[in-house]
Molecule: transfer RNA
Organism: Dehalococcoidia bacterium
RNA sequence: UGGGGAUUAGUAUAGCGGUAGUACGUCUGACUCUGGAUCAGAUAGCCGAGGUUCGAAUCCUCGAUCCCCAGCCA
Numbered sequence: 001u002g003g004g005g006a007u008u009a010g011u012a013u014a015g016c017g018g019u020a021g022u023a024c025g026u027c028u029g030a031c032u033c034u035g036g037a038u039c040a041g042a043u044a045g046c047c048g049a050g051g052u053u054c055g056a057a058u059c060c061u062c063g064a065u066c067c068c069c070a071g072c073c074a
C1' cells in the first nucleotide's frame, strides 16, 4: 500500500428494509433464621459522520478501531 472479515447493553449473542430481542451480570422486592437457589420487576445498546428510503442495526459513501492474507522498504 492492496484485498477480505469484524464492530449491537457491563459480557456474550440474535435480528440481513418494518416496534432492537435473548442469556448472563447488576439493582430492587418476594421467599429464607442468614446466604445460595428460585420467583417477580427494573436496568442499559446498534463504532462515528453523511446519503438513499415513507421507514436503516440492515443498503450506499467516507472515516475510526481490531483481526487475517498479500505486497513494498530495511
Base pairs, nucleotide, nucleotide: 001070002069003068004067005066006065007064010024011023012022013021018054025043026042027041028040029039030038047063048062049061050060051059